[in-house]
Context: one part of a larger RNA
RNA sequence: GCCAAGGAGUAUAUUUUUGUGGCGAGGCUAAUCUCUAUACGAGAGGAGCCGUGGCGAAAGCGACUGCCCGCAGUUUACGAGGGGCGAAGUAUGAAAAUGCUUUAGUCACAGAGAUACGACCCGAAACCAGGUGAUCUACCCCCGGGCAAGGUGAAGCAGCGGUAAAACGUUGUGGAGGCCUGAAGAGGUUCUGUGUGCAAGCGUUCUUCUGACUUGGGGUUAGGGGUGAAAGGCCAAUCGAACCUGGUGAUAGCUGGUUCCUGCCGAAAUGGGCCGCAGUCCAGUCCGAAUCGAGGUAGCGAGAGAGGUAGAGCUACGGAUUGGGGAUUUAGGUUCCGAAAGGAAUCGGUUCCCUGUCCAACUCAAAAUGCUUUCGCACCGUAGACGUUCGGAGACGGCUUUACGCGGGGUAAACCUGUAAAGCUAGAGGGGAACAACCCACGACCAUACUUAAGGUCCCCAACUGCUCAUUAAGUGUUAAAGGGUGAAGGGUGUAUAUCGCCUCAGACAGUAGGGAGGUAGGCUUAGAAGCAGCCACCCUUUAAAGAAAGCGUAACAGCUCACCCAUCAAGGCGAUAUGCCCCUAAAAUGGACGGGGCUAAAUGAGCGACCGAUAUUAUGGAUGUCUUCAGUAGAAGAAUAUGGUAGGCAGGUGUCGCAUCUGGCAAGAAGUUUUCUCGUGAGAGGAAAUGGACCGGAUGCGAAUAAGAAUCUUGGC
Numbered sequence: 001g002c003c004a005a006g007g008a009g010u011a012u013a014u015u016u017u018u019g020u021g022g023c024g025a026g027g028c029u030a031a032u033c034u035c036u037a038u039a040c041g042a043g044a045g046g047a048g049c050c051g052u053g054g055c056g057a058a059a060g061c062g063a064c065u066g067c068c069c070g071c072a073g074u075u076u077a078c079g080a081g082g083g084g085c086g087a088a089g090u091a092u093g094a095a096a097a098u099g100c101u102u103u104a105g106u107c108a109c110a111g112a113g114a115u116a117c118g119a120c121c122c123g124a125a126a127c128c129a130g131g132u133g134a135u136c137u138a139c140c141c142c143c144g145g146g147c148a149a150g151g152u153g154a155a156g157c158a159g160c161g162g163u164a165a166a167a168c169g170u171u172g173u174g175g176a177g178g179c180c181u182g183a184a185g186a187g188g189u190u191c192u193g194u195g196u197g198c199a200a201g202c203g204u205u206c207u208u209c210u211g212a213c214u215u216g217g218g219g220u221u222a223g224g225g226g227u228g229a230a231a232g233g234c235c236a237a238u239c240g241a242a243c244c245u246g247g248u249g250a251u252a253g254c255u256g257g258u259u260c261c262u263g264c265c266g267a268a269a270u271g272g273g274c275c276g277c278a279g280u281c282c283a284g285u286c287c288g289a290a291u292c293g294a295g296g297u298a299g300c301g302a303g304a305g306a307g308g309u310a311g312a313g314c315u316a317c318g319g320a321u322u323g324g325g326g327a328u329u330u331a332g333g334u335u336c337c338g339a340a341a342g343g344a345a346u347c348g349g350u351u352c353c354c355u356g357u358c359c360a361a362c363u364c365a366a367a368a369u370g371c372u373u374u375c376g377c378a379c380c381g382u383a384g385a386c387g388u389u390c391g392g393a394g395a396c397g398g399c400u401u402u403a404c405g406c407g408g409g410g411u412a413a414a415c416c417u418g419u420a421a422a423g424c425u426a427g428a429g430g431g432g433a434a435c436a437a438c439c440c441a442c443g444a445c446c447a448u449a450c451u452u453a454a455g456g457u458c459c460c461c462a463a464c465u466g467c468u469c470a471u472u473a474a475g476u477g478u479u480a481a482a483g484g485g486u487g488a489a490g491g492g493u494g495u496a497u498a499u500c501g502c503c504u505c506a507g508a509c510a511g512u513a514g515g516g517a518g519g520u521a522g523g524c525u526u527a528g529a530a531g532c533a534g535c536c537a538c539c540c541u542u543u544a545a546a547g548a549a550a551g552c553g554u555a556a557c558a559g560c561u562c563a564c565c566c567a568u569c570a571a572g573g574c575g576a577u578a579u580g581c582c583c584c585u586a587a588a589a590u591g592g593a594c595g596g597g598g599c600u601a602a603a604u605g606a607g608c609g610a611c612c613g614a615u616a617u618u619a620u621g622g623a624u625g626u627c628u629u630c631a632g633u634a635g636a637a638g639a640a641u642a643u644g645g646u647a648g649g650c651a652g653g654u655g656u657c658g659c660a661u662c663u664g665g666c667a668a669g670a671a672g673u674u675u676u677c678u679c680g681u682g683a684g685a686g687g688a689a690a691u692g693g694a695c696c697g698g699a700u701g702c703g704a705a706u707a708a709g710a711a712u713c714u715u716g717g718c
Base pairs, nucleotide, nucleotide: 001718002717003716004715005714006713012116013115014114015113016112017111018110019109020108021107022106023105026050027049028048032044033043034042035041036039054061055060064086066085067084068083069082073078074077087102088101089100090099091098092097120257121256123254127247128246129245130244131243132242138221140219141218142217143216144215145214146213147211149181150180151179152177156173157172158171159170160169161168185208186207187206191203193202194201223239225235226234227233260653261652262651263650264649265648270283271282272281273280274279286392287391288390289389290388291387295380296379297378299377300376301375302374303373304372305371312363313362318359319358320357323354324353325352326351327350328349330348332347333346334345335344336343337342398424399423400422401421402420403419404418405417429440430439431438445622446621447620448619449618451616455612456611457610458597459596460595464609466608467607468606469605470604471603477599478598490584491583492582494581495580496579497578498577499576500575501574502573503572511568512567514565515564517541518540519539522536523535524534547562550561551560552559623643624642625641626640627638628637629636630635654707656704657703658702659701660700661699662698663697664696665695672691673690674689675688676687677686678685679684
C1' cells in the first nucleotide's frame, strides 16, 4: 500500500412540544399485596402528583359571557373558532392610569428537542494517591586486584676543590615528580570514513597511562526526592521531576472521523452582550406545523418633511495666519529738545481701510444621494400574500467584480474599515490555452432534435485560405494581464493621408566651375590678439556679390571652408502643422514560447454577407412536486405552474438481525458463491445456469448492539 472483518447520537431520570388513543372538571396511580399460572396477565392499593383562580414581595383580597364586526358555511343575516369595545378580579397609585388575569385537563405510547450524567466516537500534555526500582548510571562506604619497556635525573649523602668557619663549585651516588615517550588499561578528537530495520558496532587518527588513576565483589542514598569537579547531567534504551497501578471513559471552546436511497424547501459569514475575539447567548436569516383573512412593497414617478456631510466661506462666531496705510484724549518702553511744565520721533496697545491664506473636534449660508411619510403606476396576493403562535436548525473566519468613499502607509497587499448592487461561497454548461467569482447563459427534472449567445471559421479544432477599400515590412502583430503592457520620457530624411506657407523657365532645390574685395592688423587688452582667447563697437567704400565674420586652423600670421554673388544644368523644390501604422529607446540567469504548428495575412483599420457554436430558446415525448377541475380514496385531465444546491430543516421509501400471528418453499436440491438477463428514478427486487449440500422465505405488526471509503482508525492476511 491493498484486501477482509470490526468501528461512532445510546441508556436512565426529569422536562418542553407534536401526533395517536383512554377518561374528562377531573385524570393517574407509586411502593406493596392478592389471584390465575408466565403473560400485550387480572384485581386491590388514592399515599402522592398534575389540573379545576387569579393578583400581590407580603399581609392579604379574590373574577363575564354584555355589545359590535366577521372567515368557513348556509337560510343573506345568522355565524363555532377569530377580532374589537365594554365590564370584572388583583397589585400599585390621591387620582388618571398601567401590569397580570377572567376556564381543559390528565394518563399512556410514539417522534423531535432540552437538562443531569462519559452522553456521537477516537485523541493530549498534565494533576493527585499508593507502591516498585541505584544488576544501567551519580556520589560515598567496606574487602581486594592492576599499571610492559624506555627517558629525564629533585632533595639528601659521599669524594675533591674552596672558606677563618660557612657559603659555593665540581664529580659521583641517589631515585623525586597530579614529569616525559609508549604497551596493557581507561577515554572517544578526526576522517563530518564505514555502518545505519535490530536504537549498535568497526577501522583510522587522537588523549591519558603512579594518579583528583583504573578495576572486581559487596553495600548506602528514592521521585519535588536522591546524586551531581554543575552538562539540568544521571537515577535500568525513560528525566526541566523515573516507572507501575489506581482516581479515569480526567478535561480538550482544539484536530480528525461519523456507515442506505429518492423527493420538497434552503441559509449565514451581519447587529448587540460576554475575561468576549478558534467560543457562546439574543436578534436577523433558513426549515416544518398550525392559525388568521386582505392587503403587501425590492422598482418607477409625483407631493410633503427632518437634517448640517461634500463643496464653500470667514467683515457670521471660535481658533490659526501675510504685507501695507491711516487715526488715536493710548497702560507702557527707548531716544531727542526743554529750567520745568511740556513737546517731538519711534516701538508697542486700540481701532479703521486695503491686501494674502486655513480648520476632524469653526459654520452666516449650503447641496447631490440616502431616509421618513402620502398618492399613483408596476408587480405579488383569497390557488391565502402580509402577519401571529409553536417546534427544529445551521451560522456569527467570508471573498470577488462594478460604482462611490474613510483611516493607516512613501507606495502597496488575498491589507484595515464603510455604502449599494451582482456574483462565488452553495452554481453546473459554452467562451477566456489552462483559470471560484471576467463575457454568454433571465440559471442544469430526463431523453431526442431545431435555432442562436458570448466567442470564433488555415491545421491541431466544429465553421468562408469569404467579399470590398486602405495601412504595416517591423514576424510589428496574430495576448486581457502577469518586474514595465496602450512598452514611458525622449528621438526617427521609415511610410501613408490631410492642411498651410515660401521659391520657381525673369531658371528654383541639389551638384559642379569661379568670385568671396578695400579702409583694416577696427579700438581696447595682451609677450602676441591680424574676422575667429577676452571686452567695446559692429561703420564706410568698391561692387554681380562679399559679416569689422558662421566653422576648422596658426605661438601670432598664413592657410581651408561658410554666409553672399555670377555661370553651368533644366523642372519642380523647400519648410511647417495635424493624424494613422511602423522603428530606436527595450537588460536575467538550462533552450522556449502568439495555446502550438505556422502566417506577409492566417496582422491592423473601415464596411458587408454566410456559417460554426451552450445543459440558453423552441419542438416532441416522459417523470415528479404544488394547485385547480372531475372523481371518490384507486385515479383521470389541465396551452396551470414549478423541479441547480453546501450548512441545515422536512417527507416518503430500500436493506440487515431478531420476536409474534398468519401463510409458504426445500434432497425433483435450502442458504451461500460465480456468471448473466429483466424490472425499478434509486436504495434495491425478481429470474436463469453452474457450484453447493441443509436450511430458507412472504405479508402485517413489534424490537434493534441495523447499512462503511476515509478517523497518521483497530486486528488479521498478502